This is a predicted structure of a 72-nucleotide RNA (transfer RNA) from Pleomorphochaeta naphthae.
Its Rfam family is "tRNA". It is annotated as a transfer RNA.
The sequence is in RNAcentral, with records from ENA and MGnify.

RNA sequence: GCCGGAGUAGCUCAGGGGUAGAGCAACGCUCUCGUAAAGCGUGGGUCAAGGGUUCAAUUCCCUCCUCCGGCU
Numbered sequence: 001g002c003c004g005g006a007g008u009a010g011c012u013c014a015g016g017g018g019u020a021g022a023g024c025a026a027c028g029c030u031c032u033c034g035u036a037a038a039g040c041g042u043g044g045g046u047c048a049a050g051g052g053u054u055c056a057a058u059u060c061c062c063u064c065c066u067c068c069g070g071c072u
Stems, first nucleotide, its partner, number of pairs: 001071007010024004018055001026042005049063004
């Protein structure tokens, strides 16, 4: 230098045009003499960044950054 993959909640990851979800974690409540476990609930996101297409973009296109792998 070229090719491919990944970047979404604190962490691990879904979602691939129509207002973004799960598990774990956090917090609250129930239960308990108390704690843990268990059950129920709540909050938490500039979807890495900039631009384009579209009525509408996490999703499609271009550029760019970071990480991983391959080729030379």